The RNA shown here (transfer RNA) has 72 nucleotides and comes from a Minisyncoccales bacterium. The RNAcentral record of the sequence draws on ENA.
RNA sequence: GGCCCUGUCAUCUAGUGGUUAGGAUAUUUGAUUUUCAAUCAAAAAAUACGGGUUCGACUCCCGUCAGGGCCA
Numbered sequence: 001g002g003c004c005c006u007g008u009c010a011u012c013u014a015g016u017g018g019u020u021a022g023g024a025u026a027u028u029u030g031a032u033u034u035u036c037a038a039u040c041a042a043a044a045a046a047u048a049c050g051g052g053u054u055c056g057a058c059u060c061c062c063g064u065c066a067g068g069g070c071c072a
Stems, first nucleotide, its partner, number of pairs: 001071007010025004018055001027043005048064005
């Protein structure tokens, strides 16, 4: 340099154009406990960035950025 893949809560991840963007762990609050842990209940928390297509985009297209793989 060329080609390909990936980018979603703090972390790991689900999501085949109309979703309240779901789950697990973690965090916070409450219950329980002498305290901690465990358990139970609840809460907060995300679509890498910029354009385009579309009535409507996390989803499709283009570019940028970041990570990974193969080739040279």
Rfam family: tRNA. The family's RNA type in Rfam is transfer RNA.